The RNA shown here (c-di-GMP-I riboswitch aptamer) has 87 nucleotides and comes from Deltaproteobacteria bacterium HGW-Deltaproteobacteria-1.
The sequence was found by an Rfam model in a public genome assembly.
Lineage of the source: Bacteria > delta/epsilon subdivisions > Deltaproteobacteria.
[in-house]
RNA sequence: GCUUGAUAAAGGCAAACCACCUGAAAAGGCGGUGCGCAAAGUUACUGGCCUAAGUCUGUAAAGGGAUAGGGCGGCAGGACUGCCGGG
Numbered sequence: 001g002c003u004u005g006a007u008a009a010a011g012g013c014a015a016a017c018c019a020c021c022u023g024a025a026a027a028g029g030c031g032g033u034g035c036g037c038a039a040a041g042u043u044a045c046u047g048g049c050c051u052a053a054g055u056c057u058g059u060a061a062a063g064g065g066a067u068a069g070g071g072c073g074g075c076a077g078g079a080c081u082g083c084c085g086g087g
Stems, first nucleotide, its partner, number of pairs: 002087004012037002017032002020029003035074001041080003045077003048072003054067004
């Protein structure tokens, strides 16, 4: 440097749920918890998924429908970075 994660060692993160906060929502933040994770570290480049404020449409009026400048990195891939071992 490349590749890999069997047994470890030192550790790390934190699902669901609950409380408070932000947000139209999806979701996010913070605290407690502890489902799990060898990158469950960072990143919205690609695919996918979620939401629909606003806009368009619809209706007698509603209901409804479409749509991402919003979001998901613990959906998958890519990129960058990292601990300790094996080869």